c-di-AMP riboswitch aptamer (ydaO/yuaA leader) from a Desulfocapsaceae bacterium, 141 nucleotides, folded computationally. Lineage of the source: Bacteria > Pseudomonadati > Desulfobulbia > Desulfobulbales > Desulfocapsaceae.
[in-house]
């Protein structure tokens, strides 16, 4: 000096997955655990809608659905696509570029749904192009 690995911090991204107050232990931190706020999901009347309960079963979370091709076939591969995300203070519009288009769960059972009941607050990452508008904030004079 370079490379690799591990740990920590800051900033930001996908996502509901954030903030905060106690208790136990403890030097502290961490960990475990109990609450609150907030965000997100499910069940659940009347009215309305709907029509068939072991069969092509049905349903939920999620943007992640539907096709074509290869292959004997698959939870395999490829090409598209509904849909979704990123391009760095916030937001809107347009253009351009890149990326995803998965996975999991319930277990014969659930339409909507006030009251009510109930569950989750994880995990994984590193993009930074252009033009115009709006609303704020900071600094200087």
């Nucleotide at each position: 000096u370079g490379u690799c690995u591990c740990g920590g911090g800051c900033u930001g991204c996908c996502g509901a997955a954030u903030c905060u107050c106690g208790u136990u232990c403890g030097g502290g931190a961490a960990a475990a655990u109990g609450g609150g706020a907030g965000c997100g999901g499910g069940g659940g009347a009347a009215c309305c809608a709907g029509g068939a309960u072991u069969a092509u079963g049905g349903g939920g979370c999620g943007u992640a659905u539907c096709g074509c091709c290869g292959g004997a076939a698959c939870u395999c591969g490829g090409c598209g696509u509904a849909g979704g995300g990123u391009g760095a203070a916030c937001u809107c519009u347009u253009c351009c570029a890149c990326c995803c288009a998965a996975g999991c769960c319930c277990g014969u059972c659930a339409g909507c749904u006030a009251a009510c009941c109930u569950c989750g607050c994880a995990g994984g990452c590193a993009u930074u192009g252009a033009a115009g508008g709006g609303a704020a904030a900071g600094c200087g004079u």